[in-house]
RNA sequence: CAGGAUUGCCGGGUAAUCGCACCUCUUUAGAGGUGAGGAAAGUCCGAACACCUACAAGCGCCAUGCUUCCUAACGGGAAGGGGAUGCUUUGGCGACGAAGCAUUCACAGAAAGUGCCACAGAAAAUAUACCGCCCCGACAUUUUUGUUCGGAGUAAGGGUGAAAUGGUGAGGUAAGAGCUCACCGCCUUGCUGGCAACAGUAAGGGCAGGGUAAACCUCAUGGGGUGCAAGGCCAAGUAAGGUAGUGCGUUGCUUGUCGCUAUACUGCCGGGUAGGCUGCAAGAUUCUGCCAGUGAUGUCAGAGCCAGAUAAAUGAUUACCGUCCGCCUUGGCGGAUACAGAAUUCGGCUUACAGGCAAUCCUGUUUU
Numbered sequence: 001c002a003g004g005a006u007u008g009c010c011g012g013g014u015a016a017u018c019g020c021a022c023c024u025c026u027u028u029a030g031a032g033g034u035g036a037g038g039a040a041a042g043u044c045c046g047a048a049c050a051c052c053u054a055c056a057a058g059c060g061c062c063a064u065g066c067u068u069c070c071u072a073a074c075g076g077g078a079a080g081g082g083g084a085u086g087c088u089u090u091g092g093c094g095a096c097g098a099a100g101c102a103u104u105c106a107c108a109g110a111a112a113g114u115g116c117c118a119c120a121g122a123a124a125a126u127a128u129a130c131c132g133c134c135c136c137g138a139c140a141u142u143u144u145u146g147u148u149c150g151g152a153g154u155a156a157g158g159g160u161g162a163a164a165u166g167g168u169g170a171g172g173u174a175a176g177a178g179c180u181c182a183c184c185g186c187c188u189u190g191c192u193g194g195c196a197a198c199a200g201u202a203a204g205g206g207c208a209g210g211g212u213a214a215a216c217c218u219c220a221u222g223g224g225g226u227g228c229a230a231g232g233c234c235a236a237g238u239a240a241g242g243u244a245g246u247g248c249g250u251u252g253c254u255u256g257u258c259g260c261u262a263u264a265c266u267g268c269c270g271g272g273u274a275g276g277c278u279g280c281a282a283g284a285u286u287c288u289g290c291c292a293g294u295g296a297u298g299u300c301a302g303a304g305c306c307a308g309a310u311a312a313a314u315g316a317u318u319a320c321c322g323u324c325c326g327c328c329u330u331g332g333c334g335g336a337u338a339c340a341g342a343a344u345u346c347g348g349c350u351u352a353c354a355g356g357c358a359a360u361c362c363u364g365u366u367u368u
Base pairs, nucleotide, nucleotide: 001364002363003362004361005360006359007358008357009356010355012321013320014319015318016317017316018315020035021034022033023032024031025030037339041350042349044348045347046346047345048344049227050226051225052224054257055256056255057254058253059252061223062222063221064220065219066080067079068078069077070076081107082105083104084103085102086101087100088099089098090097091096108218109217113216114215115212116211117210130158131157132154133153135151136150137149138148139146140145166184167183168182169181170180171179185207186205187204188203189202190201191200192199193198231278232277233276234275241269242268243267244266245265246264247260248259249258285304286303287302288301289300291298292297322337323336324335325334326333327332328331
């Protein structure tokens, strides 16, 4: 310098004139202040808050799933561990291993049980033999040999497939096989380090055929419901409506205690109203700083108030500037300026985004 990956920030500014909503002051007409996001989107999670005539236990149902920490909590975040894929360097005959980096993981359990693995293939599990390899006998034959038949072995080589009796190398064998040995993998136990997940190391063992649990299942942890269209108040209005039942207590079932129970409660049919006020924004709040911590984050101190509409305010015009693109050439002309608009609030996740800036890592080239 070029390319790639990941992460973060900005994403319009200034002035004038006019207009809109809310709040405060003033006293009748003015003044001042504020006014849509990083996602306001999706409605996927978690909560605050409000209400539901109580509490407990069991089952069912649902959710999560490596470890530790953060948080009000979370299916979120931080740091670590392990797996997979890829790149660079490197050890080994080989199977395979080591270090670094990047991306990613729906990451508890397959040795509790059940189920499934199409097609292809001999065979997908109580495993088998399509091609093949080796030995014996018969027959034929050009000594050699054989495209023929029978018997006894074999799973190393080939084929099929996502996956085929753990793998590599050597020995051994009629030919082969953990048959034997070494190594890699796997299992059991001990020791060391770590809060832990795990890592390293030593000894022993020939060793369960594999995969699949966003299949049923098992294990561990957790879970009441409804939601600002919650809820409260005022006004108005109708049909003291009709009918069936005996239980009811806000996910379902069962049990227990407690409470209500015909002026009660539950179901169905039918009628009236849909107006106004409130909830409504001072918060698990924002910014700055010291300290603690690898970090997420936390304590403390100081400073601040930054929408509250209700068919829905947060705008319009003019001028200059910023950024980007194209053309002409030394200074101009033209064009463009992303995704997108609060509605109870907050913490996350996911998705969209013209253009610009910054940081980290990897690869390549050049120079010193």

Bacterial RNase P class A from a Balneolales bacterium, 368 nucleotides, folded computationally. The model forms 91% of the base pairs in the Rfam consensus. The coordinates come from a structure-prediction model, not an experiment, and the mean pLDDT is 78.